[in-house]
Molecule: SAM riboswitch aptamer (S box leader)
Organism: Amphibacillus marinus
RNA sequence: AACUUAUCAAGAGUGGACGAGAGAUCUGGCUUAAUGACUCCACGGCAACCUACAAUAAGUAAGGUGCCCCUACCAGCAAAGCAUAAGCUUUGGGUGAUGAAUG
Numbered sequence: 001a002a003c004u005u006a007u008c009a010a011g012a013g014u015g016g017a018c019g020a021g022a023g024a025u026c027u028g029g030c031u032u033a034a035u036g037a038c039u040c041c042a043c044g045g046c047a048a049c050c051u052a053c054a055a056u057a058a059g060u061a062a063g064g065u066g067c068c069c070c071u072a073c074c075a076g077c078a079a080a081g082c083a084u085a086a087g088c089u090u091u092g093g094g095u096g097a098u099g100a101a102u103g
Base pairs, nucleotide, nucleotide: 002102004100005099006098007097008096013043014042015041016040017039021032022031023030026076027075028074029073044068045067046066048065049064050063051061052060053059072095077092078091079090080089081088082087
């Protein structure tokens, strides 16, 4: 790489460097960014999974991975319902991310 499985509407930002796009990809919408985003570095924080303690549980720690605008920003495919229609709602799927296990 691949495969299995769980979760994805909770939570948590300051400073410095850089200088134009960014929110995974494509399309549409929406949002964000020269009051400096994204990325990188330092420090700080959160606590999802593993881990340790505790142990029915609730919880504590912050060692490993991870994370710190908008639900994974929303939709796209299918079904059901609503609507004259544009479209809307719910459920499932797909894609993706992260953890854990296998390899």